The part of an RNA shown here (small-subunit ribosomal RNA, 5' domain) has 501 nucleotides and comes from an uncultured bacterium.
The full RNA is in RNAcentral, with records from ENA and SILVA.
[in-house]
Context: one part of a larger RNA
RNA sequence: AAUGAACGUUGGCGGCGUGGAUUAGGCAUGCAAGUCGUGCGAUAAGCGUAGCAAUACGUGGAAAGCGGCGAAAGGGAGAGUAAUACGUGGGUACCUACCCUGGGGACUGGAAUAGCGGCGGGAAACUGCCGGUAAUGCCAGAUGACGUCUCCGGACCAAAGGUGUGAACCCGCCCUGGGAGGGGCCCACGUGCUAUUAGCUAGUUGGCAGGGUAAUGGCCUACCAAGGCAAAGAUGGCUACGGGGUGUGAGAGCAUGCCCCCGCUCACUGGGACUGAGACACUGCCCAGACACCUACGGGUGGCUGCAGUCGAGAAUCUUCGGCAAUGGGCGCAAGCCUGACCGAGCGACGCCGCGUGCGGGAUGAAGGCCUUCGGGUUGUAAACCGCUGUCGUAGGGGAGGAAGACCUUGUGAAGAACAAGGUUUGACCGAUCCUAGGAGGAAGGGCCGGCUAAUCUCGUGCCAGCAGCCGCGGUAAUACGAGAGGCCCAAACGUUAUUC
Repeated sequence: AAUGAACGUUGGCGGCGUGGAUUAGGCAUGCAAGUCGUGCGAUAAGCGUAGCAAUACGUGGAAAGCGGCGAAAGGGAGAGUAAUACGUGGGUACCUACCCUGGGGACUGGAAUAGCGGCGGGAAACUGCCGGUAAUGCCAGAUGACGUCUCCGGACCAAAGGUGUGAACCCGCCCUGGGAGGGGCCCACGUGCUAUUAGCUAGUUGGCAGGGUAAUGGCCUACCAAGGCAAAGAUGGCUACGGGGUGUGAGAGCAUGCCCCCGCUCACUGGGACUGAGACACUGCCCAGACACCUACGGGUGGCUGCAGUCGAGAAUCUUCGGCAAUGGGCGCAAGCCUGACCGAGCGACGCCGCGUGCGGGAUGAAGGCCUUCGGGUUGUAAACCGCUGUCGUAGGGGAGGAAGACCUUGUGAAGAACAAGGUUUGACCGAUCCUAGGAGGAAGGGCCGGCUAAUCUCGUGCCAGCAGCCGCGGUAAUACGAGAGGCCCAAACGUUAUUC
């Protein structure tokens, strides 16, 4: 000098930051991923029309279902990992939904299934049988190249509609080239401690053939060879996410990796695959295990290392808050819906910074306290007292800005793109700043005073009680213990402890 700090004493306000470092211990409750009716069938309430009514039709739009996209992002944590990681620099045998851009295309048919209706089983979770229905769901055929494979002869592969009076012009669909951004894989170098760890290795090292993958490769299999690594430290053990950075320092260096950003890894523990452009998938599935819960005892359910919150352990770390107004994300033509991402507020002097706790006058230098050589000195212009101000705070009121957009109408325009004009409308929260009221009123402490080290006297105590960072103080005159008075240093803080340089 510094800290994600803690502890003690004290504590007025604001801004900006920051806050589970220990048990990757267990978790009640709520919320954290949905959306689309312009893909599909069916359809409740309500409203309207017809009807005496049952009911039918239209409108309407809730919940559910099929289907699409998203759910692999965003958010959390650092257990594992000393190299399948990270950093820097290269490489290519590869993939890429949505987005941008270019070239083509969308023809003809079919079979199901949920929802639904009927009948059941079960305490529940859930589930069975029969009947029947739709699609941008599924299947077949056609057309196919500048696509794929190729023995260069040839062979193979596609599609879906919706909106609307009207569409290959708007939103979509299929094949294919390029791009952007993202990722997979490979190589070199760098990246802790330990030799009181010296040898390690059998898919091991290489080859050939095949399998597998988006793709190279012992990644996997069969066969063949006997290799490969190692004192420039293999193998083993211990520790540890890595980097940008951060602290310190004149620098070199040393230490460190909290917040923020990039990468990696993990999601109760272990294993596995499915779907998909992408996962071996935090709030998906299956199996095993431990734990917990429900049960009608037959059987089921769960996973906060998301945001809050709770118990435990601990020196120690916050609200079961508000809002989608902004930024961003998902879905949607859009309106919009969802978003504990995010934006805000709350709590904590945890940190940094700013402000205030008054200002001017005021000596018979009051009283009181302390000291005294008893003359006085000091506290001390300090107080009282007189005058003034109104920062902050308190009470009331106004308020720029954070708002850009979105929708409607009109115009230009090929256009529903874009632009312009007019109108309507959007702030959870913060609030610069201004006005009014009142009144010094509401706001100072902590440590230290032997030397280092700024600041001393008196009393008490008597190697006791105690102090202490080091040297050391205390055994009857203690500037070192305790108290008072005075002083010194910092100040909404001041000290102590711990740790780094």